[in-house]
Description
Small-subunit ribosomal RNA, 3' major domain from Chasmocephalon sp. LB-2014a, 489 nucleotides, folded computationally. NCBI's taxonomy places the organism under Eukaryota, Eumetazoa, Araneae, Anapidae, Chasmocephalon. It matches the Rfam family "Eukaryotic small subunit ribosomal RNA". On this family, see Cannone et al., BMC Bioinformatics 2002: "The comparative RNA web (CRW) site: an online database of comparative sequence and structure information for ribosomal, intron, and other RNAs".
Context: one part of a larger RNA
RNA sequence: UGACGGAAGGGCACCACAAGGAAUGGAGCCUGCGGCUCAAUUUGACUCAACGCGGUAAACUCACCCGGCCCGGACACAGGAAGGAUUGACAGAUUGAGAGCUCUUUCUUGAUUCUGUGGGUGGUGGUGCAUGGCCGUCGGUAGUUGGUGGAGCGAUUUGUCUGCUUAAUUGCGAUAACGAACGAGACUCUAGCCUACUAAAUAGGCGCUCCGGUCCCCCGCGGCCGGACGCUCUUCUUAGAGGGACAGGUGGCGCUUAGCCGCACGAGACGGAGCAAUGACAGGUCAGUGAUGCCCUUAGAUGUCCGGGGCCGCACGCGCGCUACAUUGAAGGAAUCAGCGUGUGCUUUCCCGCCCCGAGAGGGGCGGGUAACCCGUUGAACCUCCUUCGUGCUGGGGAUAGCCGCUUGCAACUUUUCGGCUUGAACGAGGAAUUCCUCGUAAUCGCAAGUCAUAAGCUUGCGCUGAUUGAGUCCCUGCCCUUUGUGCA
Numbered sequence: 001u002g003a004c005g006g007a008a009g010g011g012c013a014c015c016a017c018a019a020g021g022a023a024u025g026g027a028g029c030c031u032g033c034g035g036c037u038c039a040a041u042u043u044g045a046c047u048c049a050a051c052g053c054g055g056u057a058a059a060c061u062c063a064c065c066c067g068g069c070c071c072g073g074a075c076a077c078a079g080g081a082a083g084g085a086u087u088g089a090c091a092g093a094u095u096g097a098g099a100g101c102u103c104u105u106u107c108u109u110g111a112u113u114c115u116g117u118g119g120g121u122g123g124u125g126g127u128g129c130a131u132g133g134c135c136g137u138c139g140g141u142a143g144u145u146g147g148u149g150g151a152g153c154g155a156u157u158u159g160u161c162u163g164c165u166u167a168a169u170u171g172c173g174a175u176a177a178c179g180a181a182c183g184a185g186a187c188u189c190u191a192g193c194c195u196a197c198u199a200a201a202u203a204g205g206c207g208c209u210c211c212g213g214u215c216c217c218c219c220g221c222g223g224c225c226g227g228a229c230g231c232u233c234u235u236c237u238u239a240g241a242g243g244g245a246c247a248g249g250u251g252g253c254g255c256u257u258a259g260c261c262g263c264a265c266g267a268g269a270c271g272g273a274g275c276a277a278u279g280a281c282a283g284g285u286c287a288g289u290g291a292u293g294c295c296c297u298u299a300g301a302u303g304u305c306c307g308g309g310g311c312c313g314c315a316c317g318c319g320c321g322c323u324a325c326a327u328u329g330a331a332g333g334a335a336u337c338a339g340c341g342u343g344u345g346c347u348u349u350c351c352c353g354c355c356c357c358g359a360g361a362g363g364g365g366c367g368g369g370u371a372a373c374c375c376g377u378u379g380a381a382c383c384u385c386c387u388u389c390g391u392g393c394u395g396g397g398g399a400u401a402g403c404c405g406c407u408u409g410c411a412a413c414u415u416u417u418c419g420g421c422u423u424g425a426a427c428g429a430g431g432a433a434u435u436c437c438u439c440g441u442a443a444u445c446g447c448a449a450g451u452c453a454u455a456a457g458c459u460u461g462c463g464c465u466g467a468u469u470g471a472g473u474c475c476c477u478g479c480c481c482u483u484u485g486u487g488c489a
């Protein structure tokens, strides 16, 4: 100087608690991990910081297992070799195979090759404890470091602090320090406000006009809907440039400092995310890479291709989830509202619309869209209204099976997904324990995208409905600073 303390004092955090909310842990299923099994069930990762993570694997992927081809063995040297180094092949046998792989049989080819040595090349082979790069974590934290000066023989220390304050080493101030740098903040993106600017036949609005449909005790230059035309209009929509908030005003508290609390004005008086220091970890990745050292292997291959299997296997244990256990509900009708996205590379492989056929999944025919133009007003779900059910493993629940049909694909068996009929299991609210969370948040609900030939119980976003409880504390779990002890490095 660090590290540690069941040492003291301050300060902080829903990866801590308190006050609560929703869950997990119990059931069925999905998925990951272990174990077991297996020819193989390839492998990495194991407290936070492994376990819906790489990674929704039918072939490919693919590394594993069982078989079978190929050389994609550069280049150099030596040998053999035009009296032929070698290459390819029908048929039959052989084989999973229309692999001349091998054998029989002969033809074909013509210096590309063959044999050996050296040396390469390839490798999802090993080593992340040899590495780069990237990522994660310490850290949702407030910390880190020179220069000049002071102290000390020196390592070092002061600066970097008693106090108050802040989310903050943020400031006020104190002061042997002065003046600085990185980080924090500022910044960037995004969400709210603008009747002010710029505009819009890819967005709308308005209209003395015209046409069509529909409604009416009122039949009119009526209302509603659709189309054409016109106006140059921009409130709504889109998006550029700007403005707007600074604790600004005010009442208290406070060295009347830094700031804090209340109120008003206001679209906002802590909106959300991104970026993110110094130093570290033998954290993860050689399986992202034609990044890479060394080792191994290199033709009976750990290279590569082909066929099949496996990664999905099931006495069991653990983790993330989905569906439920019903009446605040289920079923059948009806009505009614979003916001992020995406969409056909070389010509049609994507997103679909309309019409017809079909119970449905789906099929056929026309057609739009490389997109504010078409899908599409994405007429989403929960919610709302009406009817039925009436507390019963029930009309709750939808696991497990059987049969049939369509679709994707060369291929669906170990059921790809989907649809129809039947079957109708556990589950009557989940022990100890544990996780997450403070506002448009938790929770409920769906949608889009990623993956994708087929394709979401996952992830990343998006919107709809929308609570209860705190406004604290250091008790538990941890973190930071100061003081102190041990004398561990």
Base pairs, nucleotide, nucleotide: 001489002488004485005484007483008482009481010480011479012478013477016473017472020437021436022435023434024433027323028322029321031319032318033317034316035314036313043054044053064309065308066307067306068305070303075118076117077116078115079114085112088107089106091104092103093102122297123296125295126294127293131291133285134284135283136281137280138279143182144181145180147178148177149158150157151156161173163172164171187274188273189272190271193243194242197240198239199238200237203234204233205231206230207229209228210227211226212225213224214223215222249263250262251261252260253259325430329389330388331387332386333385334384343374350369351368352367353366354365355364356363357362396427401422402421403420404419405418443465445463446462447461448460449459450458